[in-house]
Context: one part of a larger RNA
RNA sequence: CUGGGCGUAAAGGGUGCGUAGGCGGUUUCGUAUGUCGGAUGUGAAAGAUCCAGGCUCAACCUGGAAAUUGCAUUCGAAACUGCGGAACUAGAGUACUGGAGAGGUGAGCGGAAUUCUCGGUUGUAGCGGUGAAAUGCGUAGAUAUCAAGAGGAACGCCGGUGGUGAAGACGGCUCUCUGGACUGAUACUGACGCUGAGGCACGAAAGCUGGGGGAGCGAAGAGGAUUAGAUACCCUCGUAGUCCCAGCCGUAAACGUUGUGUACUUGGUGUGGGCGGCUUUGUCCCCGUCCGUGCCGUAGCUAACGCGUUAAGUACACCGCCUGGGGAGUACGGCCGCAAGGCUAAAACUC
Numbered sequence: 001c002u003g004g005g006c007g008u009a010a011a012g013g014g015u016g017c018g019u020a021g022g023c024g025g026u027u028u029c030g031u032a033u034g035u036c037g038g039a040u041g042u043g044a045a046a047g048a049u050c051c052a053g054g055c056u057c058a059a060c061c062u063g064g065a066a067a068u069u070g071c072a073u074u075c076g077a078a079a080c081u082g083c084g085g086a087a088c089u090a091g092a093g094u095a096c097u098g099g100a101g102a103g104g105u106g107a108g109c110g111g112a113a114u115u116c117u118c119g120g121u122u123g124u125a126g127c128g129g130u131g132a133a134a135u136g137c138g139u140a141g142a143u144a145u146c147a148a149g150a151g152g153a154a155c156g157c158c159g160g161u162g163g164u165g166a167a168g169a170c171g172g173c174u175c176u177c178u179g180g181a182c183u184g185a186u187a188c189u190g191a192c193g194c195u196g197a198g199g200c201a202c203g204a205a206a207g208c209u210g211g212g213g214g215a216g217c218g219a220a221g222a223g224g225a226u227u228a229g230a231u232a233c234c235c236u237c238g239u240a241g242u243c244c245c246a247g248c249c250g251u252a253a254a255c256g257u258u259g260u261g262u263a264c265u266u267g268g269u270g271u272g273g274g275c276g277g278c279u280u281u282g283u284c285c286c287c288g289u290c291c292g293u294g295c296c297g298u299a300g301c302u303a304a305c306g307c308g309u310u311a312a313g314u315a316c317a318c319c320g321c322c323u324g325g326g327g328a329g330u331a332c333g334g335c336c337g338c339a340a341g342g343c344u345a346a347a348a349c350u351c
Base pairs, nucleotide, nucleotide: 003323004322005321006320007305008304012319014202015201016200017199021195022194023193025088026087027086028085029084030083031082034080035077036076037075038074039073040072041071042070049065050064051063052062053061054060091192092189093188094187095186096184098182103178104177106175107174108173109172110155115150116149117148120146122144126137127136163170164169207248208247209246210245211244212243216242217241221237222236223235224234259318260317261316262315263314264313267296268295269294270293271292272291273290274289275288276287277286300307301306324351325350326349333344334343335342336341
């Protein structure tokens, strides 16, 4: 440099924004970088190839041709590519129109439930827990009951293979600030686009630092059981933590185990959000259309399973990644981190 691959066999980066780079719509004029053609020069000889010839043959030697796929100069071609000019609107975007949404931020409010009050009412001997028990709680009055108060956390029904978000994720109600998507009908800009090495930002849970908070749950820990043992599963307690503020960490089966974008390719049936038509008592049906999300399935693909207009089909553009198992996502070095550790990433040896 190249080949074959990446749903499940090794392999899609956790996600986005975006720099360089790569790639890039339609028409036309010019240019001639790439590209194509001709000519000239050069591309030493030997060797290799072909055709002849000489040693009796051969090896070997001699002659000729071709080859040397290249480079330079020059003359041309202009379809494609590049560059320059002009223009376009089908890509992309802006303005307008609305309706939908657990999208994000901060503040306030609410009810149900659990727990607590050496507080109160009623009331008496048990409660609790299990497969069965016991530890535990209770005559200093528990459990149960009623009202009152305190406090923290989570938001029942609605709730839905429903919605929103780039992903992580997001669910009581109201308000504040705010991002994005979608529909519709016009107008405008005029390729402004796609991807994206580095880079930057976001990134569940756990964990870390400082300060608060602490109802329930609950690593660690203690006790009771079980058991041959039981450093477990079960039970009673229970500290970190879980919650809030500020700052780190940067990982997950971060999964659709399926990178992003664009185009094309028979169908059926649900569902979420718009718009148009038909009909009207009607915001119901029905028909059409755009965007999203499910199921089934044709062709095709696939090792099979399965995928199947939301492709794993048919193609193009760009990025990431794989190359037998173990050693090992480890050592060493470097970078990052308070630490835990993360990222990058081998080899010996062995099968």
Predicted 3D model of a 351-nucleotide part of an RNA (small-subunit ribosomal RNA, central domain) from an uncultured prokaryote. The coordinates come from a structure-prediction model, not an experiment, and the mean pLDDT is 89. The full RNA is in RNAcentral, with records from ENA.